[in-house]
Context: one part of a larger RNA
RNA sequence: UUGUGUUAAGGGAACUCGGCAAAUUGGCCCCGUAACUUCGGGAGAAGGGGUGCCUGCCUGGAGAUCAGGCAGGUCGCAGUGACCAGGGAGCUCUAACUGUCUAAUAACAACAUAGGUGACUGCAACUCGGAAACGACUAGUAUAGUCACUGAUUCCUGCCCAGUGCGAGUAUCUGAAUACCCAGUACAAUGGGACGAAGGACUCGUAAACGGCGGGGGUAACUAUGACCCUCUUAAGGUAGCGUAGUACCUUGUCGCUUAAUUGGCGACUUGCAUGAAUGGAUUAAUGAGAGCUCUACUGUCCCUAACACAAGCCCG
Numbered sequence: 001u002u003g004u005g006u007u008a009a010g011g012g013a014a015c016u017c018g019g020c021a022a023a024u025u026g027g028c029c030c031c032g033u034a035a036c037u038u039c040g041g042g043a044g045a046a047g048g049g050g051u052g053c054c055u056g057c058c059u060g061g062a063g064a065u066c067a068g069g070c071a072g073g074u075c076g077c078a079g080u081g082a083c084c085a086g087g088g089a090g091c092u093c094u095a096a097c098u099g100u101c102u103a104a105u106a107a108c109a110a111c112a113u114a115g116g117u118g119a120c121u122g123c124a125a126c127u128c129g130g131a132a133a134c135g136a137c138u139a140g141u142a143u144a145g146u147c148a149c150u151g152a153u154u155c156c157u158g159c160c161c162a163g164u165g166c167g168a169g170u171a172u173c174u175g176a177a178u179a180c181c182c183a184g185u186a187c188a189a190u191g192g193g194a195c196g197a198a199g200g201a202c203u204c205g206u207a208a209a210c211g212g213c214g215g216g217g218g219u220a221a222c223u224a225u226g227a228c229c230c231u232c233u234u235a236a237g238g239u240a241g242c243g244u245a246g247u248a249c250c251u252u253g254u255c256g257c258u259u260a261a262u263u264g265g266c267g268a269c270u271u272g273c274a275u276g277a278a279u280g281g282a283u284u285a286a287u288g289a290g291a292g293c294u295c296u297a298c299u300g301u302c303c304c305u306a307a308c309a310c311a312a313g314c315c316c317g
Stems, first nucleotide, its partner, number of pairs: 001312008010303002014301001019298001027051005036041001038152001052074009075079001087296007094288002099111002115150007127136003154282003158213003163210002165206005172201003180193004214232005241275001242272001253269006
């Protein structure tokens, strides 16, 4: 000097990206326990008190090295005497939850999930494997199987079928080759015609299919704003909600609370650069080695370092 431990007066997060690390708490018994809630929870909430040993007595029990209780005494700083052994509370985001994952940098808000919806499928089914035979689904049968999206519950899920898909229909048009007819060729080639499938044109349907969801001008008896009107334009012009968001460029938006001071957090407002409804929207009790913030307890994180123990290193021998 380094590592691992232990202890520190006074202060108590001033440290730091951040209480990282450490400390606090801790077992059992009794009392007591809020908001919220899907009435199950939350909850060991929080917050208090007790705890050893000895003597006598009481209760239960057949009895126990059993369980419980009452009274008195007694020792220590300390009685779950060492070890073992939750710090707690509040607000918000996010994912419902338990579960799964990048063997060797990621455990998460990602995947899955129950639930929801759509599509296909009548069984020699659809779908999948295989060149085929055949096999899986299945010794199942639409309350089933396969595929796709969403992702508990609760309240909801608006408008657009013009484009791209998908499905259905179709008088007519288009639409290859073979076979057929005619021409042609000593045979052929070749040319023409007629027939005319799927597909396309055409007509409908379909968005919990892929997706999309405007601009300008004027207007109310202060001002401002614009329920209202005009106009261009579209397939339709963003509804309910939520909103400076994990989405907001301007931005440290504005106001309030929190602080002595806050680019933080929370609550509102909201003209949203570029929110928005199963590419789900909003909200939610419980849950989380998830993300942000605050309070309390606690502390060598720090003010500001120090000492001790053990080990390594270094020097001498």
Molecule: large-subunit ribosomal RNA, domain IV
Organism: Bacteroidota bacterium